[in-house]
RNA sequence: CUCUUAUCAAGAGCAGGUGGAGGGACUAGCCCGAUGAAACCCGGCAACCGGCAAUUACGCGCGACGCGCGUGCACGGUGCUAAUUCUUGCGGAAACGUUUCGUUUCUGAGAGAUGAGAG
Numbered sequence: 001c002u003c004u005u006a007u008c009a010a011g012a013g014c015a016g017g018u019g020g021a022g023g024g025a026c027u028a029g030c031c032c033g034a035u036g037a038a039a040c041c042c043g044g045c046a047a048c049c050g051g052c053a054a055u056u057a058c059g060c061g062c063g064a065c066g067c068g069c070g071u072g073c074a075c076g077g078u079g080c081u082a083a084u085u086c087u088u089g090c091g092g093a094a095a096c097g098u099u100u101c102g103u104u105u106c107u108g109a110g111a112g113a114u115g116a117g118a119g
Stems, first nucleotide, its partner, number of pairs: 001119008013042001016041003022032003026089001028087002043081003047078004051073003058070005085111001090108008
């Protein structure tokens, strides 16, 4: 870098230190930022993989004798730590309206992020 797969409406300092002007992936919006952005450190959160413990049972769901989900510790590897992935971008459905257009809601993809596996 590519492919596959799972998750993305919860959680975590609008009072920490260094730093100094940008950032929220991209488009279009709309936001955050000298009452200090990015980045690094500390603190915190707990999604995946691993580890330790608990259990090998019990509980729930499915109409099936099997399958799926469900515990704790932050110990390690990543990750995350404003706003639903901030909304949106391509389709479908419904409702409303000043009706061939607009607004709102729901839903499926696409794109993206993170973990795991493979090349």
Molecule: SAM riboswitch aptamer (S box leader)
Organism: Paenibacillus alkalitolerans